[in-house]
This is a predicted structure of a 348-nucleotide part of an RNA (small-subunit ribosomal RNA, central domain) from an uncultured Comamonadaceae bacterium. The prediction has a mean pLDDT of 90.

Context: one part of a larger RNA
RNA sequence: CUGGGCGUAAAGAGCGCGUAGGCGGUUGCUGAAGUCCGCUGUGAAAGCCCCGGGCUCAACCUGGGAAUGGCAGUGGAAACUAGGCGACUUGAAUCUGGCAGAGGGGGGUGGAAUGCCGCGUGUAGCAGUGAAAUGCGUAGAGAUGCGGCGGAACACCGAUGGCGAAGGCAGCCCCCUGGGCUGAGAUUGACGCUCAGGCACGAAAGCGUGGGGAGCAAACAGGAUUAGAUACCCUGGUAGUCCACGCCGUAAACGAUGCGUGCUAGACGUUGGGGGGCUUGCCCUUCGGUGUCGUCGCUAACGCAUGAAGCACGCCGCCUGGGGAGUACGGUCGCAAGAUUAAAACUC
Repeated sequence: CUGGGCGUAAAGAGCGCGUAGGCGGUUGCUGAAGUCCGCUGUGAAAGCCCCGGGCUCAACCUGGGAAUGGCAGUGGAAACUAGGCGACUUGAAUCUGGCAGAGGGGGGUGGAAUGCCGCGUGUAGCAGUGAAAUGCGUAGAGAUGCGGCGGAACACCGAUGGCGAAGGCAGCCCCCUGGGCUGAGAUUGACGCUCAGGCACGAAAGCGUGGGGAGCAAACAGGAUUAGAUACCCUGGUAGUCCACGCCGUAAACGAUGCGUGCUAGACGUUGGGGGGCUUGCCCUUCGGUGUCGUCGCUAACGCAUGAAGCACGCCGCCUGGGGAGUACGGUCGCAAGAUUAAAACUC
C1' cells in the first nucleotide's frame, strides 16, 4: 500500500454539535500547481530479461539491446482537479403568514386513591394463603361517618397517536424557551456534506451535601414451603424511590441497521399542513411524518423492499477464529463504585 465485510454469524461509536482533515452545484475569463504530450540531461558498472559469440555442452565468460517503477530542465496542451478574478440559483440559509405537538426549564394549582392522626357509631374479629402461620385487635382493631395532615403518581381522554438528536417526555393553568411542517413571495449567493481529536447531552442503579418520606421496597427480621430453601409465597422493613445542588457516564443506550445526497413498481391505513370539487361531509390532489403489505433488486437464509438490508456517491466509526479477556499492566477520568483505552503467555 492492499482484500472482504459490519440487521440476526466478529463488526455502526448511546446521541448530537463541531475543529483539523477528506469530499464538493452551474458558468465565463485567466495563469498553468496537479494532469497530459514532445525534447534534453541524468538514472555508474555488474546482475535480471531479449538477441548473438567463446570454452566439446552447461555453469561460467563475453558483445549488443531492452529495462531502470523515476528525477530535473525545457517547449507545448487546457478537457478535468486545485488556484485567481467575475457571474448564477437549483444545494444551504434568512425574512414573512399559518399549523400540530406528553419537546425543554420555572412557578402555581386540582381531584381520585393509599397511609397516618383526631372525634363519633359499633363489636369481635381483621389481615393473609394452595393451606397456614408470623402480624394487627377488647388498652376497642377491621367496617362506617365527619374533620385534618402528608408524600408520591396523574384513571378516563389514550391510539396500532404525537414530540424530541438520543436518553426520554403525560392532570390542569401561567411565564420563559428549542425544534419541525406548510403557503406564497422576497433576500444572501455554495455560505455545503461528513467529521480524527474536542465539547455538550445522556435511562436505571450508585455516590456526596442538605431536605423530604405516603405508597412501594434491595438489604435485613420473622412466618411458611422444603431433604435443605441464605429463594419463589406471606407479615414486617432500612437504604433507595421524591426535591435542590454536585458527581457517575453505563445499558438488549435496539430498528441489535452511522450521517448526508441522488435514483428505483405499486396497494392500503394513520398523523400534520396546503390546494381543488361539490350533495358540509365525503372525494380528488400535493408536501412532510409514521405504519402494514408487496414487485424488481438484494440476502446464507430469515427477511429487507422509496423510512432498503436495492442501485450509486461523499465522510466517519468498527470487525479480522474460540477461550484467556473487555481481563492484567500502564495511562486518563472518578470521592468511591468503577469507567475508558487495552495486551500477552498459554490453550483448543
Source information: The RNAcentral record of the full RNA draws on ENA.